[in-house]
Context: one part of a larger RNA
RNA sequence: GAGUAACGAUAAAGCGGGUGAAAAACCCGCUCGCCGGAAGAUCAAGGUUUCCUGUCCAACGCUAAUCGGGACAGGGUUAGUCGGCACCUAAGGCGAGGCCGAAAGGCGUAGUCGAUGGAAAACAGGUUAAUAUUCCUGUACCUCUUUAUACUGCGAUGGGGGGACGGAGAAGGCUAGGUGAUCAGGGCGAUGGUUGUCCCUGUUUAAGCUUGUAGGGAGAUCUCUUAGGUAAAUCCGGGAGAUCACUAUCCUGAGAAGCGAUAACGAGCUCAAUUGCGAGCGAAGUCAUUGAUGCCAUGCUUCCAAGAAAAGCCUCUAAGCUUCAGGUAUAAAGAGACCGUACUCCAAACCGACACAGGUGAUCAGGUAGAGAAUACCAAGGCGCUU
Numbered sequence: 001g002a003g004u005a006a007c008g009a010u011a012a013a014g015c016g017g018g019u020g021a022a023a024a025a026c027c028c029g030c031u032c033g034c035c036g037g038a039a040g041a042u043c044a045a046g047g048u049u050u051c052c053u054g055u056c057c058a059a060c061g062c063u064a065a066u067c068g069g070g071a072c073a074g075g076g077u078u079a080g081u082c083g084g085c086a087c088c089u090a091a092g093g094c095g096a097g098g099c100c101g102a103a104a105g106g107c108g109u110a111g112u113c114g115a116u117g118g119a120a121a122a123c124a125g126g127u128u129a130a131u132a133u134u135c136c137u138g139u140a141c142c143u144c145u146u147u148a149u150a151c152u153g154c155g156a157u158g159g160g161g162g163g164a165c166g167g168a169g170a171a172g173g174c175u176a177g178g179u180g181a182u183c184a185g186g187g188c189g190a191u192g193g194u195u196g197u198c199c200c201u202g203u204u205u206a207a208g209c210u211u212g213u214a215g216g217g218a219g220a221u222c223u224c225u226u227a228g229g230u231a232a233a234u235c236c237g238g239g240a241g242a243u244c245a246c247u248a249u250c251c252u253g254a255g256a257a258g259c260g261a262u263a264a265c266g267a268g269c270u271c272a273a274u275u276g277c278g279a280g281c282g283a284a285g286u287c288a289u290u291g292a293u294g295c296c297a298u299g300c301u302u303c304c305a306a307g308a309a310a311a312g313c314c315u316c317u318a319a320g321c322u323u324c325a326g327g328u329a330u331a332a333a334g335a336g337a338c339c340g341u342a343c344u345c346c347a348a349a350c351c352g353a354c355a356c357a358g359g360u361g362a363u364c365a366g367g368u369a370g371a372g373a374a375u376a377c378c379a380a381g382g383c384g385c386u387u
Stems, first nucleotide, its partner, number of pairs: 013031006032384004040364004046344002050342001051075006060068002080141002082340003087118002092113003098107003122139005142336011153321002158316004166303004172296003177290005183202005188196001204264002208259003215252004219244008228236002265285001268281004304307001350359002366378004
C1' cells in the first nucleotide's frame, strides 16, 4: 500500500420468547422466502465413528458463537429368509504333470480361483436418544438332520433334458398410483355472507395359503424297434404302428376373489403432565372413474449382424447294494453357524491441498396446466447457501 481488496452463487428475511457474561447467526414459536425428476427419499462405491447423549470454546469454522461434521467423556450397529460365505461358472488369474528357455522364467492340460451374471426361503404393525425385512407382537415360508407310519429299485464325478439369454415394433389384459363420490367425526366464523348442493380431517392394511382367470405355448399318450448320445440305459435322439383329438389334454400365467384380519392401523377423545417420559379408549374403513415408462412378458410379431457358461433342478442307467442302506409321501421334534448392518452418499463426511459455484453409478417419481421425466406454481420432505 491499507484498516484497502475479500469474507466463495442476488433462495431473504422479520418479530416474540428461552438460554447465556455476551445473541443478526444457537433453541422454541409465528410469519416471509427458496427447491420440489430436487436443493426430497432409498442404495452401491468411497469414507471410517463423521451417528446419539452430556459437558466445553483455546485452536478449527473466512465474522460472533451459548452452536458445530471442532475438543473431552459415555453410549450406539442384534438376521435361517437382506447382502456375502458355506454353491456355480464368465472375462481373466494361478497352474500337478507337460512343452519351451543360459538362469530368472514363459506358455499351458487336468484342476483351482474369480461376479459385474445363475442358484432355497418374510411380510405387516410396534418399539430406541441412537438399530431394525435383524429386537418385540402377529401371521408365514425354505433347507437339512433324526424319529414314526405307509408304499417302494435305489444308486454318479457319467449320459440326456432344463437352466438358456440379441435388436426393433405393435396390440391386449391388469395393477401401483391418482381423482371424485359415499360413509364417519368435527366446525358454524372477531370483516358483508355462510345449517348449506357449506367447510376441515380421515376413509389404510402385507407376505403367505386356497382357487387357477385374461392371455401365451405345445399335438398328447401307448406299443414295438434302433449303426447315435466315448460304457450302460427303461432317459434323450432316429424309425414303424395304434388310440385320442382340432380343441380335449398338458405346461405357463399377471390380476381378481376368499382366508390372513373378532387383528393391526386409524381422525379424534379421555386421563396425566410439562423435571424427563406419556398412558388408555377409538368412528367410518365402501363404490365409481382414470391409469402407467410397472406386471403378464426372457410372451407375441418381425429383422439379420444370429445374440455367455456352469451349478442348483428333473430324468436315465454303470460300479455297487439288495428285505439293510437308499427313495417317495405324511406327521412330529431338532438345527440353520460365521462376516456386514451406525452415519454420509450429487455431498461440509467420496474424488478435487479448503466446510471448494467442479466431478460422481442405480432406484422411487404426488397435484394443477401440459404431448412430456420440458416448463411454471405447489404437496410430502428439506432448506434461506457461516459475516

This is a predicted structure of a 387-nucleotide part of an RNA (large-subunit ribosomal RNA, domain III) from gamma proteobacterium HTCC2207. Model confidence (mean pLDDT): 82 of 100. Taxonomically the source falls in Porticoccaceae (Bacteria, Pseudomonadota, Gammaproteobacteria, Cellvibrionales).